[in-house]
Molecule: transfer RNA
Organism: bacterium
RNA sequence: GCCGCGGUGGCGGAACUGGCAGACGCACAGGACUCAAAAUCCUGCGAUGGCAACAUCAUGAGAGUUCGAUUCUCUCCCGCGGCA
Repeated sequence: GCCGCGGUGGCGGAACUGGCAGACGCACAGGACUCAAAAUCCUGCGAUGGCAACAUCAUGAGAGUUCGAUUCUCUCCCGCGGCA
């Protein structure tokens, strides 16, 4: 240099003929149980603003197509593998 695969909450990892983003697990927080803890069970858990209702933003970065993009197209960044 060329080709392929990948990048999503704190972590792993779903969602693909484009249609509610974050399922599920771990971690974490609160509660139950316990003398106390562990284990187990219940509830909650992206960010910002707001008393709340709610609003806005968020899939590596930027742009494009579209009523609508994690998903399709282009450029770039990062990681892994292959070829030279």